[in-house]
Overview: A computed fold for a 477-nucleotide part of an RNA from an uncultured prokaryote, annotated as small-subunit ribosomal RNA, 3' major domain.

Context: one part of a larger RNA
RNA sequence: UGACGGGGGCCCGCACAAGCGGUGGAGCAUGUGGUUCAAUUCGAUGCAACGCGAAGAACCUUACCCGGGUUUGAACUUCAGAUGACUACCGUAGAAAUACGGGUUCCUCCCACGAGGCAUGUGUGCAGGUGCUGCAUGGCUGUCGUCAGCUCGUGUCGUGAGAUGUUGGGUUAAGUCCCGCAACGAGCGCAACCCUCGCCCUUAGUUGCCAGCGGUUAGGCCGGGCACUCUAGGGGGACCGCCCAGGAUAACUGGGAGGAAGGUGGGGAUGACGUCAAGUCAUCAUGGCCUUUAUGUCCAGGGCUACACACGUGCUACAAUGGGCGGCACAACGGGCUGCGAACCCGCGAGGGGAAGCCAAUCCCAAAAAGCCGGCCUCAGUUCGGAUUGGAGUCUGCAACUCGACUCCAUGAAGGCGGAAUCGCUAGUAAUCGCGGAUCAGCACGCCGCGGUGAAUACGUUCCCGGGCCUUGUACA
Repeated sequence: UGACGGGGGCCCGCACAAGCGGUGGAGCAUGUGGUUCAAUUCGAUGCAACGCGAAGAACCUUACCCGGGUUUGAACUUCAGAUGACUACCGUAGAAAUACGGGUUCCUCCCACGAGGCAUGUGUGCAGGUGCUGCAUGGCUGUCGUCAGCUCGUGUCGUGAGAUGUUGGGUUAAGUCCCGCAACGAGCGCAACCCUCGCCCUUAGUUGCCAGCGGUUAGGCCGGGCACUCUAGGGGGACCGCCCAGGAUAACUGGGAGGAAGGUGGGGAUGACGUCAAGUCAUCAUGGCCUUUAUGUCCAGGGCUACACACGUGCUACAAUGGGCGGCACAACGGGCUGCGAACCCGCGAGGGGAAGCCAAUCCCAAAAAGCCGGCCUCAGUUCGGAUUGGAGUCUGCAACUCGACUCCAUGAAGGCGGAAUCGCUAGUAAUCGCGGAUCAGCACGCCGCGGUGAAUACGUUCCCGGGCCUUGUACA
C1' cells in the first nucleotide's frame, strides 16, 4: 500500500421487511447429470453451466457409429507433357457413392499458326483435418456493475515503499456540486449530446372524416374537402425557471403555482482502470504439436429422440372470480412473389377445390383473446383436468418405421393448491389475456417483440445477501 475480520461509523440495492404471484408435490415439454449403447458427436459446470452454443437433429444439417467406396483427393493454386478417351444421354450391376459397356460433338477468339478456357488422366510441389492445447494467442463475450469509482502531470511531504490531490463539513442517483484544505490542474468513467414514448405548432395529404353539403346499391361507396384522427419531416416545450420555507448568504432540500409533463419526466442504447490463467482453437483467425491410402474425403443406413433414476427451466391443471354453448364488441407490433392468398363451393374438422386482389398506409395473413349479454352445469375426481392408448384421417416433404405437426371418434390417468427450502416483482409494474416475427419445406409450451385488462404494499434499516466511502486490528500478500 492492499486484502481480510462472526471490528467500528456513515450510505445504497426487490437485500431484508410490507405485499402480490409462483417454483419445490402431479402430468407433459425441454436442457443437464447419471446409466445404457456399435454410436447415444462436441462444448458450457456456484452466483456468471443446465428452453445455454442450437433463431428449427426425419435425409441433409452431422462433427458420432456400422457398412460400401476413394487417395493430388469434395474444394484451391503452380508447373510439365499428353489426350478429347471425359461429360450430357442410354443400358447393366448396386442401397447409393460408383463401376462397366454403348454413344456423339470439346468450347471461345483467330484466315491460319497459335492463345485462353473446360474436362479427363499421369506426375510434382501440396491440399485437407469440427484432431490436441482458450494455461501459447487475436477477436468476441460473460461477471463484479450502470457499482462510482480508476488514474496522471507538476508541486509539496517522507531516507524509502509511498502519501497528498481523491481526506474533512454539507449535498447528490453519481469523485454530482458547494465550502474548506499544500495543493493546483487534467484524463478515463458520471451527467449531457443519440433513439423512443408523452403535449403543442407547422409542412404535406390516393390513410382518415357525414366533421359541413350533395348523391347513394347503405360499404367513405361516389362527388367533394384536408377541419379532425393518423402518418413522417421540421420546430417549440422542463431549466429548481417562478413563489414560500429550511440551509453557511453556498451547493442543495421540502412544499406550492402554472403546465401535457417537475425536479436525471418514463423506457432504451451507452459498461471506466481492472478481476475471475472466467468462456470460446467447434463462427472466424492464429503459434506450436499430431495426422497424410487417413484423424482427409464420397455415399447408404443408424445415432444425436435410448431410460431404473436425480436436478434445473417451463407449460397445463387441480376448478364456480370456473367449465361449456350461442350472440355482440374493442388492439398494437409485424410479415408477404418459386410469397400472402380473399369471396364462393366441398368436408364434423385438420384441410381440399377455387382463383380475385396485393411488390402492399390500398390486397392478404386476420379470428384478437380475456371482456359484455343470455341461458346450462351445482361441488362431484364432476360437463374439473387432460396425460395415455386404440381407430380413422389431413398437410409438408424423394421419404414421417426408428423420429414430424395437426384433425376427428373413442379412451379418459395423475392431480382436491403442494415438506424442508426457494424465486420474481415498487406502476401501466406484478398478475392475467391474446397477437406478430426470426429460424423454417414441415415442426415452438422456447426465444425476440406487440398491444388488451390491470392490482397490493413499502412502518422502517435491527437482521440475511451484495456493494461504496472513512476508520481500526493483523503473525496474510

Model confidence (mean pLDDT): 84 of 100. RNAcentral holds the full RNA, with entries from ENA.